[in-house]
């Protein structure tokens, strides 16, 4: 220098190919119930401008371009 994969909630990830249900799951966290207490269990709750910037579109996590970080391969 070239190619490929990845970056979405505190953590691990799904969703992206086929644009549209107003962004989800598990764990963690907070509150309550239960319990002598803790744990477990049950109920409820908060939390993300989808790496960043721009473009296309009525509408973008999803398509296009650029850019950045991480991993792998080639040179």
């Nucleotide at each position: 220098g070239g190619g490929c994969c990845g970056g979405u909630a505190g953590c691990u990830c799904a969703g992206c190919c086929u644009g549209g249900c107003u962004a989800g799951a598990g764990c963690a966290c907070c509150u309550g119930a239960c319990u002598u207490u803790u744990a477990a269990u049950c109920a409820g709750g908060g939390g993300g401008u989808c790496g960043c910037g721009a473009g296309u579109u009525c509408a973008a996590a999803u398509c296009u371009c650029g850019u950045u970080c991480g991993g792998c391969c080639c040179a």
Notes:
RNAcentral holds the sequence, with entries from ENA and MGnify. This is a predicted structure of a 75-nucleotide RNA (transfer RNA) from Candidatus Woesearchaeota archaeon B3_Woes. Model confidence (mean pLDDT): 83 of 100. The same sequence occurs in records of 2 taxa.